[in-house]
Context: one part of a larger RNA
């Protein structure tokens, strides 16, 4: 020096990507308890008192005597329990045991799952929503088949797929790709019927002809997709308006320098003495957008990210000490 620990005067996050670590808090009683809410919660919110040992006095009870003809009164052992007074230590849940609070913001609704052995999360799954199959000898799934599961089932039921509580909402585009329907007509293969090469075979021609495809139409909570240049108001920007190309349709409500903005540390405000940080507005949206959800949300969370307040060897700047590794003598 290392490992595992105790304890440090002042100061107290100055220390680090970050208060990781590691200290503070901790039972129980009593008392208080904001905001916000889905009225259930948040809540042990936060805060604050007490907490051993003795005495006195009540208080409310079991339970035994005596007295009392009503509830009782008196006195014994007991429980509980309220006040008040003294006591002793540095300290009375003295040891063990035992939550640090708080404020916002984002994600996901919540319990629960999960990469056994580098990742427990915003992923996964849930309740709840919506689609499409499917009338039961169904549909889906295992099989080669026979059969068998779903199924002791039957549309309030089963598969399959998408979103994911809950409040509010869910535009617009079917041109492209799929799906689904119809279809007078067109195409269209063997087979089949004519039928050609003198004849048979091979090999051609016409003919009819399913699915499919053309065509006609539906379907986006299918897959996905949602513009570009002019010009214009009585200051100056700006642009309800109007014009013009061009799309299937051209982003609609909400949200927005966001887990998404390149430029960017954008502007502005609060927070700081000081902020590429956080919030909170703005909207110039590189490349935001509505179940490939959208924008809200108590409540939860070993997520993520900002501040405060206690705390404290994280650190200023490092000291002691205990017990091991090591090490060093000696045997």
């Nucleotide at each position: 020096c290392c490992u595992a620990g105790u304890u440090u005067a002042g100061g107290g996050a100055a220390u680090u990507c970050g208060a990781c670590a590691g200290a503070u808090u901790a039972g129980c009683c009593c008392u208080g308890u904001g905001u916000c809410u889905u009225c259930g919660g948040u809540a042990u919110a936060a805060g604050g008192g007490g907490u051993c040992c003795c005495u006195g006095c009540g208080a409310u009870u079991g339970u035994g005597u005596u007295c009392g003809u009503a509830u009782g009164a008196a006195u014994g052992c007991g429980a509980u329990u309220a006040c008040a007074g003294g006591g002793u230590g540095c300290a009375a849940u003295g040891a063990c045991u035992a939550a640090g609070g708080g404020g916002a913001u984002c994600c996901g609704a919540c319990u629960g799952u999960u990469u056994a052995a580098c990742a427990a999360a915003a992923a996964c799954c849930u309740a709840a929503c919506g689609a499409a199959c499917u009338g039961c000898a169904a549909g889906c799934c295992a099989g080669a088949a026979a059969u068998g599961g779903u199924g002791u089932g039957u549309a309030u039921a089963g598969u399959u797929c998408g979103u994911g509580a809950c409040g509010u909402c869910u535009g617009c585009c079917c041109a492209g790709u799929g799906c689904c329907a119809g279809u007078a007509c067109u195409u269209c293969a063997a087979a089949c019927u004519c039928u050609g090469u003198u004849u048979c075979a091979a090999c051609g021609g016409a003919g009819c002809u399913a699915a499919g495809a053309g065509c006609u139409g539906g379907u986006a909570a299918a897959c996905g997709g949602c513009g570009g240049g002019a010009a214009u108001a009585a200051c100056u920007a700006u642009a309800a308006u109007u014009c013009u190309c061009u799309u299937a349709a051209g982003g609609u409500a909400g949200c927005g320098a966001a887990a998404u903005g390149c430029c960017u540390u954008g502007u502005c405000g609060u927070u700081u003495a000081a902020u590429u940080g956080a919030c909170g507005a703005c909207c110039u949206g590189c490349a935001u957008g509505a179940a490939u959800g959208g924008c809200g949300u108590a409540a939860c969370g070993a997520g993520a990210u900002c501040c405060c307040c206690a705390u404290u060897g994280u650190c200023c700047c490092a000291a002691a000490c205990u017990a091991g590794a090591u090490c060093c003598u000696c045997c």
Predicted 3D model of a 331-nucleotide part of an RNA (large-subunit ribosomal RNA, domain IV) from a marine eukaryotic metagenome.
The full RNA is in RNAcentral, with records from MGnify.